A computed fold for a 351-nucleotide RNA from a Clostridia bacterium, annotated as Bacterial RNase P class A. Lineage of the source: Bacteria > Bacillati > Bacillota > Clostridia. The model forms 92% of the base pairs in the Rfam consensus. The coordinates come from a structure-prediction model, not an experiment, and the mean pLDDT is 76. It matches the Rfam family "Bacterial RNase P class A". The family's RNA type in Rfam is ribozyme. A source record names the gene rnpB. The sequence is in RNAcentral, with records from ENA.
RNA sequence: CGAGCAAGCCAGACAGCCGCGCGUGCAGUGCCGAAAGGCCGCACUGUGAGGAAAGUCCGAGCUCCGUAGGGCAGGAUAGCGGGUAACGCCCGCCGAAGGCGACUUUAGGGAAAGUGCAACAGAGAUAUACCGCCGGCGUUUUACGUCGGUAAGGAUGGAAAGGCGAGGUAAGAGCUCACCGGCGCACAGGCGACUGUGCGGCCCUGCAAACCCUAUCCGGAGCAACACCGCAUAGAGGGAUAAACGCUUGCCCGGCGUGUCCCCGGGAAGGUGGCUUGAGCCGUGUGGCGACAUACGGCCCAGAUAGAUGGUUGUCUAAAACAGAACUCGGCUUACAGACUUACUCGCACC
Numbered sequence: 001c002g003a004g005c006a007a008g009c010c011a012g013a014c015a016g017c018c019g020c021g022c023g024u025g026c027a028g029u030g031c032c033g034a035a036a037g038g039c040c041g042c043a044c045u046g047u048g049a050g051g052a053a054a055g056u057c058c059g060a061g062c063u064c065c066g067u068a069g070g071g072c073a074g075g076a077u078a079g080c081g082g083g084u085a086a087c088g089c090c091c092g093c094c095g096a097a098g099g100c101g102a103c104u105u106u107a108g109g110g111a112a113a114g115u116g117c118a119a120c121a122g123a124g125a126u127a128u129a130c131c132g133c134c135g136g137c138g139u140u141u142u143a144c145g146u147c148g149g150u151a152a153g154g155a156u157g158g159a160a161a162g163g164c165g166a167g168g169u170a171a172g173a174g175c176u177c178a179c180c181g182g183c184g185c186a187c188a189g190g191c192g193a194c195u196g197u198g199c200g201g202c203c204c205u206g207c208a209a210a211c212c213c214u215a216u217c218c219g220g221a222g223c224a225a226c227a228c229c230g231c232a233u234a235g236a237g238g239g240a241u242a243a244a245c246g247c248u249u250g251c252c253c254g255g256c257g258u259g260u261c262c263c264c265g266g267g268a269a270g271g272u273g274g275c276u277u278g279a280g281c282c283g284u285g286u287g288g289c290g291a292c293a294u295a296c297g298g299c300c301c302a303g304a305u306a307g308a309u310g311g312u313u314g315u316c317u318a319a320a321a322c323a324g325a326a327c328u329c330g331g332c333u334u335a336c337a338g339a340c341u342u343a344c345u346c347g348c349a350c351c
Base pairs, nucleotide, nucleotide: 001347002346003345004344006342007341008340010338012316013315014314015313016312017311018310020048021047022046023044024043025042026041028040030039031038032037050322054333055332057331058330059329060328061327062222063221064220065219074218075217076216077215078214079093080092081091082090083089094108095106096105097104098103109213110212114211115210116207117206118205130154131153132150133149134148135147136146137145138144139143162180163179165177166176167175181203183200184199185198186197187196188195189194226273227272228271229270235264237263238262239261240260241259244258245257246256247255248254280299281298282297283296284295285294286293287292
């Protein structure tokens, strides 16, 4: 210098003018409303979107409902060790696959518990002689027929009875041997997944993102949750009732009902809370490979309810990406213009 790989960071800046939400202070005790409660003016050297506020896919807080305990069904997860409030997330490691390499990817338990499937092709898909090879018998030989042996060769297939070479044999075959792979056992290393070495008999198809089995975890609904205030409506809730009306035997007392009034209850419209101090953010130190933990110091950083966070002018070469809070956190996933920083790898050239 070129090509690459991994991680992090920013998300226009500054200044002037105009405007909006929230907060705090001051003020009239002004306005609206039955009330609850709300509104109006001025000031502020108070504050005002994101890395994804998004998808709502996981895990939690919070709230209400349900719940003695256990099981079935259903769902999720699946190498090992850690981190975390928790997780299906993150970190480190192991195995496998890819790359010269930095590094990347990985739904990675069980197929000797059982069931099922393996289309087409092919003789045969856990079971087979179609061609071929070899041997016996028959015909005078060739050749053909017939009986048997054989999985080395051919053909089919994603997959054909471990692979490959040598010995061996009538021809062959782990039948025997070396190397490689797999399985079992022993020893060594490691917390562990696993790795290495030696020995053994000779090897048992694939699919569990098919049913299934094993282990672990899981109650439901969600801030339009929910709580409080509340002129109402329903109330087969309670009380009072001089006078009134109806029923109760013609009348009186008494009783019941209607009506009226008061209380209770209820909660529509409306209002308030929930609502932002939190597993919080920043800096430094310490422990750890790391995720992360911890000590000290500092900080308060939107909270609307028809919904504010904007407009404009100037300068910086140009201001242009994806996109905008709505109960709150931890993750994942998806979208994204441009700029910057750091570590590492490979190639070429020069010193």